[in-house]
């Protein structure tokens, strides 16, 4: 260096839910709590999914304000490739 997770041994990390908190939402971040994870360390490149404050747009109304569509510039690295940096065994 490439593979690789069988058994271990030192640790990590934390889903649901509970509570604070940021957001229009989806979700995010701080406690708690642990279903799980051998990249459940990192980064929206690519595809999926989530969501729709705006903003087009239709339609009631008519300076307003209410509904239906579209739509990501907002997410989700615990959907997968892909990038990229590691810890302990095997071979």
């Nucleotide at each position: 260096g490439c593979u690789u997770g069988a058994a271990a041994a030192a640790g990590g990390c934390a889903a649901a839910c509970c509570u604070c908190u940021c957001g229009a939402a989806a979700g995010g971040g701080g406690g708690g709590g642990a279903c799980g994870c051998a990249a459940a360390g990192c980064c929206a490149c690519u595809g999926g999914c989530c969501u729709a404050c705006a903003u087009c747009u239709c339609g009631g109304u008519u300076u307003a304000c209410c509904g239906g569509g579209a739509c990501a510039u907002g997410g989700u690295a615990g959907c997968a490739g892909g990038g990229u940096u590691g810890c302990c065994g095997g071979g």